[in-house]
Context: one part of a larger RNA
Molecule: small-subunit ribosomal RNA, 5' domain
Organism: uncultured bacterium
């Protein structure tokens, strides 16, 4: 000199843009963060309109009608394995990078075939009990895309090559003939389910090479290293287990102790290095500690169960509940890190057929000079070189065009008025597909401004007043730009480093001048 997730300490006017618990992976009060579907199902507890009944205070109550908008619970389906959050662990195929074969893959894309006929059961409800809560048991009713059989089926599975196993589900829109038990069937549309093949896309798994520090750590291993066979797995495989052989790793560093998430990056350097791994992006591991395993296309699961085990909480002492390393907030620890805020407008996830529901992901604002940029704090004139202050060799010198005046501007902050773009859809309407159909539903093309913006007093623009609101800071002995007087008198002090101070201190304190730098300047503290 550059630099930082800094912090202290003086000072502090406005924006844009970025960042913000590095320390206790300590403990956590309250709000939220994952729910969606009525177009899968049997209902109807709430609220609303309609309608019907009683009362009457004539528009309020009471009751009734799932017919209707809707919709608590409850079964069902999908999705809570993504997003988000942290770095404790982890020296490892964990990363990074190159390559492999023995897999699996919801949703999505293509291509093919099916979509028949049965069955029994459960919650809800309803009646009964137990419990102080959590929550819980008996009896009865009921449905489906829940559950089980039968039929068919392959290029799908076994297979001794003979043969054998082996799927579904339905639900919406519409409607001309014919049938109807007047519910419908039946046709058609548009979504769904089963099966099989191929593809995307995700992910399991193997291997080369890389990847701190220590030898004051030198030997390490018995499932250990290999084989046969078996089992398990979506897959190879000591991954498991019976057997057999006695291997197998190690000075080109084995084990073993420290210590650390790792990359792309980032700082720093002219490079080579060298140091770090806040934000941003990939991977990995965690989720109160430890262990387990179900459901599933995927987990051994952050807001799922299960069991210990610590800790805080309810409790009728029999017994329950809880997990912020999700956004904000609190206690705590510390030099130190921020609002219990707005919207789902946009962007992008879930679930719906759609509307439209949820989303502390995002998107916006608060705070905070923490950093980076950009602006201002005025401009021109203006010597009677004013006053005052400093310092004098008392003549005068500086501070000084520097104020005052005079003569301009109004950026920014301020009132006030306008005012994009972040909005893409949506509705309407015409043609073409699809069909029997002018239904619906997909495309494609006009049209409309009826509706959707948190930010938001938006960016940006116009007008108004009036210099008017708006400058510190650390340093001046040499390195290093930039001195002079007082006051102190080896005291008080300073200080990076060499040194400064014991009566003329350009080194301490003060003042005045001056130098640097600037809404910042300085110290610390850490890297090259």
């Nucleotide at each position: 000199g550059a630099u930082u997730g800094a912090a202290c300490g003086c000072u502090g006017g406005c924006g844009g843009c970025a960042g913000g618990c590095c320390u206790a992976a300590c403990a956590c009060a309250u709000g939220c963060a994952a729910g969606u579907c009525g177009a899968g199902c049997g209902g109807a507890a709430a609220c609303g309109a309609u309608c019907c009944u009683a009362g009457c205070u004539u528009g309020c109550u009471a009751g009734g009608a799932g017919g209707c908008g809707u919709c608590g619970a409850g079964c069902g389906g999908c999705g809570g394995a993504c997003g988000g959050g942290u770095g404790a662990g982890u020296a490892a195929c964990g990363c990074g990078u190159g390559a492999g074969a023995a897999u699996c893959u919801g949703c999505c894309c293509a291509u093919u075939u099916g979509u028949g006929g049965g069955g029994g059961a459960u919650a809800a409800c309803u009646c009964g009990g137990g419990g102080a809560a959590a929550c819980u048991c008996g009896a009865g009713c009921u449905a489906a895309u829940a559950c089980c059989g039968c039929a068919u089926a392959a290029u799908c599975c076994c297979u001794a090559c003979g043969g054998g196993g082996g799927a579904a589900a339905g639900c919406a829109g519409g409607g001309g003939a014919c049938c109807u038990u007047c519910g419908g069937g039946c046709c058609u549309u548009g979504u769904g389910c089963a099966g099989a093949u191929g593809g995307a896309u995700g992910a399991g798994c193997u291997c080369g090479c890389g990847u701190c520090g220590g030898a004051u750590u030198a030997g390490c291993u018995u499932g250990u290293u290999g084989g046969u066979g078996a089992g398990g797995u979506a897959a190879a495989g000591g991954c498991u287990c019976a057997c057999c052989a006695a291997g197998g790793c190690g000075a080109c560093g084995a084990u073993c102790c420290g210590u650390a998430g790792c990359u792309g990056g980032u700082c720093u350097g002219a490079g080579a290095g060298g140091a770090u791994g806040a934000u941003c992006a990939g991977c990995c591991a965690c989720a109160c500690c430890g262990g387990g395993a179900c459901u599933g296309a995927g987990a051994c699961a952050c807001g799922g169960c299960c069991c210990g085990g610590a800790c805080u909480c309810c409790u009728a002492c029999g017994g329950g509940a809880g997990g912020c390393a999700g956004c904000a907030g609190u206690g705590g620890g510390g030099a130190a890190u921020c609002u219990u805020g707005g919207a789902c407008a946009a962007u992008g996830g879930g679930g719906g057929c759609a509307a439209c529901c949820c989303u502390g992901a995002u998107c916006c604002a608060g705070c905070c000079a923490u950093g980076c940029c950009g602006c201002g704090u005025g401009u021109g004139u203006g010597a009677a070189g004013a006053a005052g202050g400093c310092c004098u060799u008392c003549g005068g010198g500086u501070u000084g065009u520097a104020a005052a005046g005079c003569a301009c501007u109004u950026u920014c902050a301020g009132u006030a008025g306008g005012g994009a773009g972040g909005a893409a859809g949506g509705c309407u309407u015409a043609c073409c597909g699809c069909u029997a159909a002018u239904a619906a539903c997909g495309g494609u093309g006009a049209g409309u401004a009826c509706u959707u913006g948190a930010c938001g007093u938006u960016a940006c623009c116009u007008a108004c007043a009036g210099a008017a609101g708006a400058a510190g800071c650390a340093c001046c002995g040499g390195c290093u730009a930039a001195u002079u007087u007082c006051g102190u008198g080896c005291c008080a002090g300073c200080a990076g480093c060499c040194g400064c101070g014991g009566u003329a201190a350009u080194a301490c304190g003060a003042a005045a001048g001056g130098u640097g730098c600037g809404a910042g300047c300085g110290u610390u503290a850490a890297u090259c």